Predicted 3D model of a 78-nucleotide RNA (c-di-GMP-I riboswitch aptamer) from uncultured Sulfurovum sp.
The sequence was found by an Rfam model in a public genome assembly.
Taxonomically the source falls in Sulfurovum (Bacteria, Campylobacterota, Epsilonproteobacteria, Campylobacterales).

RNA sequence: UAUUGAAAAAGCUAAACCCAUUGUGAAGUGGGGACAGAAAGCAAAGGGUCUUUUUUUUAAGAUAGCCUAGUUACCAAU
Numbered sequence: 001u002a003u004u005g006a007a008a009a010a011g012c013u014a015a016a017c018c019c020a021u022u023g024u025g026a027a028g029u030g031g032g033g034a035c036a037g038a039a040a041g042c043a044a045a046g047g048g049u050c051u052u053u054u055u056u057u058u059a060a061g062a063u064a065g066c067c068u069a070g071u072u073a074c075c076a077a078u
Base pairs, nucleotide, nucleotide: 002078003077004076005075012037013036017032018031019030020029021028022027035065041071042070045068046067047066048063049062050061051060052059
């Protein structure tokens, strides 16, 4: 450096739900909480799904804990 893995060690994140708050909404943020995770770190590039608008179309947004690709990274083994 590359690949594989989470058995060990050190750790990390935090589902549902509850409270507060922002937003038309999907949903986000903070606190509690812990389903789970080997990138459940970052990021909206390509898809999917969702929301708003709309007769339809178009458009704008949300989702990275939906998938693919990208990028950074602890430990161990080869």
It matches the Rfam family "c-di-GMP-I riboswitch aptamer". About the family: GEMM was predicted in a large-scale screen for bacterial structured RNA regulatory elements. Its mean pLDDT, the model's own confidence on a scale to 100, is 82.